[in-house]
Context: one part of a larger RNA
Molecule: large-subunit ribosomal RNA, domain VI
Organism: bacterium
RNA sequence: CGUUGUAUAUUUGAGGGAAUCGACCCUUAGUACGAAAGGAUCAGGGUGUGGUAACCUCUGGUGUAUCAGCUGUUCUACCAAGAGCAUUGCUGAGUAGCUAAGUUAUUAUUGGAUAAGCACUGAAAGCAUAUAAGUGCGAAGCCUAUCCCAAGAUUAAAUAUACUUGUAUAGCUUGCUAUACGGAAGGUCCGUGGGAGACUACCACGUUGAUAGACUCUAGGUGUAAGUAUAGUGAUAUAUUUAGCCGAGGAGUACUAAUAGACCAAAAGCUUUUUUGAAU
Numbered sequence: 001c002g003u004u005g006u007a008u009a010u011u012u013g014a015g016g017g018a019a020u021c022g023a024c025c026c027u028u029a030g031u032a033c034g035a036a037a038g039g040a041u042c043a044g045g046g047u048g049u050g051g052u053a054a055c056c057u058c059u060g061g062u063g064u065a066u067c068a069g070c071u072g073u074u075c076u077a078c079c080a081a082g083a084g085c086a087u088u089g090c091u092g093a094g095u096a097g098c099u100a101a102g103u104u105a106u107u108a109u110u111g112g113a114u115a116a117g118c119a120c121u122g123a124a125a126g127c128a129u130a131u132a133a134g135u136g137c138g139a140a141g142c143c144u145a146u147c148c149c150a151a152g153a154u155u156a157a158a159u160a161u162a163c164u165u166g167u168a169u170a171g172c173u174u175g176c177u178a179u180a181c182g183g184a185a186g187g188u189c190c191g192u193g194g195g196a197g198a199c200u201a202c203c204a205c206g207u208u209g210a211u212a213g214a215c216u217c218u219a220g221g222u223g224u225a226a227g228u229a230u231a232g233u234g235a236u237a238u239a240u241u242u243a244g245c246c247g248a249g250g251a252g253u254a255c256u257a258a259u260a261g262a263c264c265a266a267a268a269g270c271u272u273u274u275u276u277g278a279a280u
Stems, first nucleotide, its partner, number of pairs: 001152001005163007015149004023047005033038001050107006059100004066093005071086006111143002117137004166181007186264004190206005211257003214253005220246003227240005
């Protein structure tokens, strides 16, 4: 922009895409078969490789948020305690998030028409013949079925709901066209953000508010802070203290910021009934 008024929701599915993999074990059964050696079809059950998708409860990884330990040096006047730098200074742990080697699900199925092939009835050709007329079975393949996208499917679909058909001016074909104003439902800008994200888009929220921050509490992480006291010549230990610090997760609370506002945005008809007239 279109979809022949403008919108908000929910659908249909023309069409398109994806997957549909393979192995082993048990029973049938040491049966059929076979002299023996060996050794099934069919049918039923189980394991779980590989593939795909989602997720983070568990097992782990990462985790330059975080916590602790340690070294050198500079600084905070000094002790103590700390800060900066040294690959994140090094090391040990690690929440959220992300993630696989982890977990869960699925691959594990319906019908139809068929291929090779196997057949039935059956003539031409008194027989025979699956074929000439007619009929059936038959594959991981085809069409369905499963999952996903999907009305720009220009054949532009459907359902539900909401809103409007005003004013002024000009032109003339006198009931239409054009312009301007107004501005409904709804939407956008703007703002706070996000399990969404390159930007856009999408989603949540905007005081009738828990959207983010802050504050309080907390799951959880680290591992017992500083100061003081006591013991020891001292290094240090013990007590206060399962502390102190953090807390991307979870709750609560309007304290801060989502204020105020601006803009976009819409018309024609159809159906039914009655009367009258015309044509057939």